Background
Predicted 3D model of a 360-nucleotide RNA (Bacterial RNase P class A) from a Mariprofundaceae bacterium. The source organism's lineage runs through Bacteria, Pseudomonadati, Candidatius Mariprofundia, Mariprofundales and Mariprofundaceae. Rfam family: Bacterial RNase P class A. The family's RNA type in Rfam is ribozyme. The prediction has a mean pLDDT of 76.
[in-house]
RNA sequence: GGAGUGAUCCGGGUAAUCGCGUCGGCUGAUGCCGCCGAGGAAAGUCCGGGCUACACAGGGCAAGGUGCCGGAUAACGUCCGGCGGAGGCGACUCCGGGAAAGUGCCACAGAAAGCAAACCGCCUCGCUCUUCGGCGCGGGGUAAGGGUGAAAGGGUGCGGUAAGAGCGCACCGACCCGUCUGGUAACAGACGGGGGCCUGGUAAACCCCACCUGUAGCAAGGCCAAAUAGGGAAGCAUAUGGCGUGGCCCGCGUUGCUUCCGGGUAGGCUGCUUGAGUUUAUCAGUAAUGGUAAACCCAGAUGAAUGAUUACCGCCCCGUUAAGGGGAUACAGAACCCGGCUUACAGGAUCACUCCACAA
Numbered sequence: 001g002g003a004g005u006g007a008u009c010c011g012g013g014u015a016a017u018c019g020c021g022u023c024g025g026c027u028g029a030u031g032c033c034g035c036c037g038a039g040g041a042a043a044g045u046c047c048g049g050g051c052u053a054c055a056c057a058g059g060g061c062a063a064g065g066u067g068c069c070g071g072a073u074a075a076c077g078u079c080c081g082g083c084g085g086a087g088g089c090g091a092c093u094c095c096g097g098g099a100a101a102g103u104g105c106c107a108c109a110g111a112a113a114g115c116a117a118a119c120c121g122c123c124u125c126g127c128u129c130u131u132c133g134g135c136g137c138g139g140g141g142u143a144a145g146g147g148u149g150a151a152a153g154g155g156u157g158c159g160g161u162a163a164g165a166g167c168g169c170a171c172c173g174a175c176c177c178g179u180c181u182g183g184u185a186a187c188a189g190a191c192g193g194g195g196g197c198c199u200g201g202u203a204a205a206c207c208c209c210a211c212c213u214g215u216a217g218c219a220a221g222g223c224c225a226a227a228u229a230g231g232g233a234a235g236c237a238u239a240u241g242g243c244g245u246g247g248c249c250c251g252c253g254u255u256g257c258u259u260c261c262g263g264g265u266a267g268g269c270u271g272c273u274u275g276a277g278u279u280u281a282u283c284a285g286u287a288a289u290g291g292u293a294a295a296c297c298c299a300g301a302u303g304a305a306u307g308a309u310u311a312c313c314g315c316c317c318c319g320u321u322a323a324g325g326g327g328a329u330a331c332a333g334a335a336c337c338c339g340g341c342u343u344a345c346a347g348g349a350u351c352a353c354u355c356c357a358c359a360a
Stems, first nucleotide, its partner, number of pairs: 001356010012313007020037002023034004039331001043342002046340005051217004058250004063213005068082005083096005097208002102206002104202003119146002121142007129134001154172006173197001175194008221270004231261006241255004277296008315327004
């Protein structure tokens, strides 16, 4: 200097004037003064909760979710650390129960893709022909060589054989069983034994195993006021029945229930913002995070406020020795709250690490 990997941050600030909203204070009132006022994702509604209602219950089945081990957390499908595997020169990134319980599937190509298989080839026997090299036909043996494929029945070597083959042997590898060492564990290492060793792939295929799970949602729910028609019709049932906030069964509670037509109200208050809160320091921990102390209060609207102008700083573009000129800037607006994940983002800034080239 170049090319990368991982993480964090900004994406506007300050002042004045005018305007808007909540809250607080003052005033007899009109009004006046003061603090504060849309994000890192407010988006998606993908997960998890807090909170509210359903009864003050419970158990099981089905259904759904997660999936290596240990930890963090209110909890999670999130996060942190570790283990194993794959990719990359590397920093790093991605994946994660079980295929020896069973069923299914593996297109095309290939002889053959789950119990096998013979296209070319190799060996051997018989027959016809023969230029005596051999060709062709038929039978038997074979899976070491070649081909097809993502994958073809462990690998290398020696012996053996008509030719081969774990057929035998040596070493290595895989699988199963047992013991020991280290580690909380996943797992790693070592030793011994076994069968000659089909044990391929696929489970976001069915399935098996382990763990977890009520439902609905602030348009939840509560209070006040007001108005109307304590209207009409049909069906089921009558306690062995009906109803009761996911489905079914048992259990429990309760005593009628379901459907349709029609009418009134849809106004106000509350829930509604002090929180699993933020910041700083320190302690513990590899870390996620937790403890302690101090400081702070940072929107609560309800057809929906959070804006406009000017100046300076900052940012972007053009340009200069300097100056100067222009732009208003990416993704995008709270509505019960919080912890994550995912997606979008013009233009920038910082830190750490890896590789390449060069110079000292």